[in-house]
Predicted 3D model of a 72-nucleotide RNA (transfer RNA) from Candidatus Kerfeldbacteria bacterium CG08_land_8_20_14_0_20_42_7.
RNA sequence: GCCCCCGUCGUUCAAUGGAUAGGACGCAAGAUUCCGGAUCUUGUAAUGCGGGUUCGAUUCCUGCCGAGGGCA
Numbered sequence: 001g002c003c004c005c006c007g008u009c010g011u012u013c014a015a016u017g018g019a020u021a022g023g024a025c026g027c028a029a030g031a032u033u034c035c036g037g038a039u040c041u042u043g044u045a046a047u048g049c050g051g052g053u054u055c056g057a058u059u060c061c062u063g064c065c066g067a068g069g070g071c072a
Base pairs, nucleotide, nucleotide: 001071002070003069004068006066007065010025011024012023013022018055026044027043028042029041030040031039048064049063050062051061052060
């Protein structure tokens, strides 16, 4: 330099055009307990940045930024 893949709650994974963006772990509160732990309930919080397509974008296109891999 060229090519490919990825970027979503604090972490790790879903959602592949239809909208309250979901699960697990974590964290907080409550229940339980003599106190903790475990368990149960509730809550918490996210689409890398900019532009485009579309009635509608996490999803498709594009430019950057970042991470990984391959070739030279």
The source organism's lineage runs through Bacteria, Bacteria candidate phyla and Candidatus Kerfeldiibacteriota. RNAcentral holds the sequence, with entries from ENA.